RNA sequence: CUACCGCAAGGGGAUGGAGUUCCCCAUAACCGCCUGCAAGGGCUGAUGACUCCUGCUGCGUG
Repeated sequence: CUACCGCAAGGGGAUGGAGUUCCCCAUAACCGCCUGCAAGGGCUGAUGACUCCUGCUGCGUG
């Protein structure tokens, strides 16, 4: 100097909060999809997954 491993405490998984669980990361993980040369245009979802709350959307009733 480089590589690997361990420990402690963290960070991240396309828009909010909480719980459970999974995965990933330390010069990083992560930063959605379709079309298009680009510019531009179009589309889905508040979850990585499950549950609840909030917000948004559609229908019905009072």
A computed fold for a 62-nucleotide RNA from an Alphaproteobacteria bacterium, annotated as Fluoride riboswitch aptamer (crcB RNA motif).
The sequence was found by an Rfam model in a public genome assembly.
Lineage of the source: Bacteria > Pseudomonadati > Pseudomonadota > Alphaproteobacteria.
Model confidence (mean pLDDT): 79 of 100.